The RNA shown here (transfer RNA) has 74 nucleotides and comes from a Candidatus Moraniibacteriota bacterium. Its mean pLDDT, the model's own confidence on a scale to 100, is 80. Rfam family: tRNA. Rfam's curators write: Transfer RNA (tRNA) molecules are approximately 80 nucleotides in length.
RNA sequence: GGGUGUAUAGCUCAGUUGGUUAGAGCACUCGCAUGACAUGCGAGGGGUCUCUGGUUCAAGUCCAGAUACGCCCA
Numbered sequence: 001g002g003g004u005g006u007a008u009a010g011c012u013c014a015g016u017u018g019g020u021u022a023g024a025g026c027a028c029u030c031g032c033a034u035g036a037c038a039u040g041c042g043a044g045g046g047g048u049c050u051c052u053g054g055u056u057c058a059a060g061u062c063c064a065g066a067u068a069c070g071c072c073c074a
Base pairs, nucleotide, nucleotide: 001073002072003071004070005069006068007067010026011025012024013023019057028044029043030042031041032040050066051065052064053063054062
């Protein structure tokens, strides 16, 4: 340099054919239970969906470009 994949909560990930409010597990906070801890049960907080632009009535999802990381070829 050419090709290709990934980017969504602190971490690991899902998100269908573009459409009701962006979700799960772990972690975190509070409560219950315990002499206390772990486990368990209940409740809660936390997100500009990597960035910029475009298409659309409507974009995490489609299109273009950029950035970061990985793989293949040279």